[in-house]
Context: one part of a larger RNA
């Protein structure tokens, strides 16, 4: 590379938007770009091809024949491209509804923690214990203030978002999806290298903030030791603002779009339906079982890993190694990219 793969054996990039690229609905004209085909030119040799020949055979060699690109000039039009002029089933406005921790911003609660003051009196705390606290008045219990951080119940394989995430109330501001109508546009579509944008935690820069929690770091225990699991204590962090980093088992370890393939149970959010109601149908999520089929097997199984297309990514024996050169990026931690010799 080629073949064959990528839920778990290498392998789906964290996600998303979109530019070149590739691909791409139904139906009609006309042309003839590409496709198909007629004749005619030109096609050194050697190779190919189909037929004979010679070296004992092969391989080789030598002989006849023949083709392909290319030019010119004729024909066909189903498909592919462009032209023209249409169409709605695919997209996509409009209208009328609906659900919803989507996002931003400012603003209110109450609950508990821990501090203050007040009152009050001897242990608290942890636990096998011991260090800690406490008569300089703790702990428990009330009341009154302070301040930060998270929002109990409701809560549910429930919702909403590409994805990370997202959960107390309300207010402004806003993005997305759903169903139903079929009056508007008329292929406007899918993917998508490179790009540009989001990205938990942790960590970095500046100011701020600091209740609780808590890496380092003390002590006190355990132990042969204990740079640990326990116990008492604590600073970065953890919040907020700006900025930067850019990786996660970032998992459905399963890329995106379309169509198609038994059923049966549940639940969320429309519509129909009916007799207030329910059954029934039906679109969109989202679970479980479960046939065909499928897979090494375990499973998947209309939310496919099943049958099929169309575009991207990625794999190619283990270890060295996601290291080491180089570049890009980064304030730095470091990240992208990404190998060999050499062992097996």
């Nucleotide at each position: 590379u080629c073949g064959g793969g990528c839920g778990u054996a290498a392998a789906g990039a964290g996600g998303g938007a979109g530019c070149a690229g590739g691909c791409g609905g139904c139906a009609a004209u006309a042309c003839a770009c590409g496709u198909c085909u007629g004749u005619g030119g030109u096609a050194a040799a050697a190779g190919g091809c189909u037929g004979a020949a010679g070296c004992u055979u092969a391989a080789c060699u030598u002989c006849c024949c023949u083709a392909a690109c290319c030019c010119a000039u004729g024909g066909a039009a189903a498909c592919c491209a462009g032209a023209u002029a249409g169409c709605u089933a695919g997209a996509g406005g409009a209208c009328a509804g609906c659900a919803g921790a989507g996002g931003a911003a400012c603003g209110c609660g109450g609950a508990a923690u821990u501090c203050c003051a007040u009152g009050g009196u001897a242990g608290c705390g942890g636990u096998g214990a011991a260090u800690g606290c406490g008569c300089a008045g703790a702990u428990a219990u009330a009341u009154g203030g302070a301040g930060g951080a998270a929002c109990a119940c409701c809560a549910g394989u429930g919702g909403c978002g590409a994805a990370g995430a997202c959960g107390g109330c309300g207010u402004u501001c806003u993005g997305g999806g759903c169903u139903g109508u079929a009056g508007c546009u008329g292929a406007c579509g899918c993917u998508c290298a490179g790009u540009c944008c989001c990205g938990a935690a942790a960590g970095c820069g500046u100011g701020g903030g600091g209740a609780g929690c808590a890496a380092a770091u003390a002590g006190g225990a355990u132990u042969a030791g204990a740079u640990a699991c326990c116990c008492u204590a604590g600073u970065a962090g953890u919040c907020c603002a700006c900025g930067c980093c850019g990786u996660a088992a970032a998992c459905g370890a399963u890329g995106a779009g379309u169509a198609c393939u038994a059923a049966g149970u549940g639940u969320u959010g429309g519509g129909g339906g009916g007799u207030c109601g329910a059954a029934c149908c039906u679109c969109a999520g989202u679970g479980c079982u479960g046939c065909a089929g499928u897979u090494a097997a375990c499973g998947c199984a209309a939310u496919a890993a099943g049958u099929a297309c169309u575009c991207c990514g990625c794999c190619u024996g283990a270890g060295u190694a996601g290291u080491a050169c180089g570049u890009u990026c980064g304030c730095a931690a470091g990240a992208a990219u990404g190998a060999a010799a050499c062992u097996c």
RNAcentral holds the full RNA, with entries from ENA, Greengenes and SILVA. Small-subunit ribosomal RNA, central domain from an uncultured bacterium, 344 nucleotides, folded computationally. Its Rfam family is "Bacterial small subunit ribosomal RNA". Its family is annotated with ribosome and structural constituent of ribosome in the Gene Ontology. The coordinates come from a structure-prediction model, not an experiment, and the mean pLDDT is 84.